[in-house]
Predicted 3D model of a 369-nucleotide RNA (Bacterial RNase P class A) from a Gammaproteobacteria bacterium. The coordinates come from a structure-prediction model, not an experiment, and the mean pLDDT is 75. A source record names the gene rnpB. Lineage of the source: Bacteria > Pseudomonadati > Pseudomonadota > Gammaproteobacteria.
RNA sequence: GGAGCCGGCCGGACAGCCGCUGGCCCGAUUUGGGUUGGAGGAAAGUCCGGACUCCGCAGGGCAGAGUGCCAGGUAAUGCCUGGGCGGCGUGAGCCGACGGCCAGUGCCACAGAAAAUAUACCGCCCGCAGCCGUAGUGGCCGCGGGUAAGGGUGAAAUGGUGCGGUAAGAGCGCACCGCGUUGGUGGCAACAUCAACGGCACGGUAAACCCCACUCGGAGCAAGACCAAAUAGGAAUCCAUGGGCGUGGCCCGCGCCGGAUUCGGGUAGGUCGCACGAGACGCGCGGUGACGCGCGCCCCAGAUGAAUGGCUGUCACGUUCCGUAACUGCGGAUCGAUACAGAAUCCGGCUUAUAGGCCGGCUCCACUC
Numbered sequence: 001g002g003a004g005c006c007g008g009c010c011g012g013a014c015a016g017c018c019g020c021u022g023g024c025c026c027g028a029u030u031u032g033g034g035u036u037g038g039a040g041g042a043a044a045g046u047c048c049g050g051a052c053u054c055c056g057c058a059g060g061g062c063a064g065a066g067u068g069c070c071a072g073g074u075a076a077u078g079c080c081u082g083g084g085c086g087g088c089g090u091g092a093g094c095c096g097a098c099g100g101c102c103a104g105u106g107c108c109a110c111a112g113a114a115a116a117u118a119u120a121c122c123g124c125c126c127g128c129a130g131c132c133g134u135a136g137u138g139g140c141c142g143c144g145g146g147u148a149a150g151g152g153u154g155a156a157a158u159g160g161u162g163c164g165g166u167a168a169g170a171g172c173g174c175a176c177c178g179c180g181u182u183g184g185u186g187g188c189a190a191c192a193u194c195a196a197c198g199g200c201a202c203g204g205u206a207a208a209c210c211c212c213a214c215u216c217g218g219a220g221c222a223a224g225a226c227c228a229a230a231u232a233g234g235a236a237u238c239c240a241u242g243g244g245c246g247u248g249g250c251c252c253g254c255g256c257c258g259g260a261u262u263c264g265g266g267u268a269g270g271u272c273g274c275a276c277g278a279g280a281c282g283c284g285c286g287g288u289g290a291c292g293c294g295c296g297c298c299c300c301a302g303a304u305g306a307a308u309g310g311c312u313g314u315c316a317c318g319u320u321c322c323g324u325a326a327c328u329g330c331g332g333a334u335c336g337a338u339a340c341a342g343a344a345u346c347c348g349g350c351u352u353a354u355a356g357g358c359c360g361g362c363u364c365c366a367c368u369c
Base pairs, nucleotide, nucleotide: 001365002364003363004362005361006360007359008358009357010356012315013314014313015312016311017310018309020038021037022036023035024034025033026032040340044351045350047349048348049347050346051345052220053219054218055217064216065215066214067213068212069083070082071081072080073079084098085096086095087094088093099211100210104209105208106205107204108203121151122150123147124146125145126144127143128142130140131139132138159177160176161175162174163173164172178200179198180197181196182195183194184193185192186191224272225271226270227269234263235262236261237260238259239258243257244256245255246254247253279298281296282295283294284293285292286291317336318335320333321332322331323330324329
């Protein structure tokens, strides 16, 4: 100097004017004045985990869903940290649903002989028969058998490499590697490593059905609680028993229709839930770390047609152009007005979006001293 990797942070600033809205105070009586507070790192997606509330008491089984190496952190998690194993990268580092296909079932396109208990296309080897030919080894064709070493197909072909062995071959035998079993050692564990033994034992696929282990009661702040008009309907008490209707041949009686008061459910509406919390910040201590503990300090949005905004100026930032100049830089002019996006019960995560910019640590390459 160039190319990268990881982590953290900011994401316009200030002033003036005009508005919106929560709390408090004052005036006033439904509006006004003052003061103070007023979006985010993701407020988003609503994908996980909890707090809280109600239904209810959730024990077992079936179904369903999710998770799936080990240890730790946490209120909890599918999140995070550390580690193991596998893959990628020269490296810093990154990625991984990372239990089981000798319980069963399914699938494996095309190509290929054969895609899972099967097979022989080319080739190689042996035997037999025929033809041709030579001094001789032989050549061609057919049949039967052996072979999985070589070729060819495929994403994948029944362990790999080498030596021996054989008619040619083959774990047929041996060595190493791989695999499996048993044991030792290290580690909390995942696992690693060593030794002995086994000739190797049916390829792949489980975000295919499935099996195994673990977890899950359901609904959600429009949860839920309280106060409570008008209208309609309900209950109780009292009044009127005058009238109407029904029952009945008629009377009494009974039932319905009336008025007043009270009560209960409940709608509109209002209040709470609802802003002090697994809280923020600073320091110290413990831990590799996630995180935990102690002390100090602070109070930090609460709307409900739903506030948190608009304009102007200066600076900063960026675009373009000009001058100067050693690329940087400096000076001037010009244009732009700013990325993703906006709380709605709250919290911890994950994921996704994001103009532009800053800081720290680390790796590789080239050159110079």
Rfam family: Bacterial RNase P class A. By type it is a ribozyme.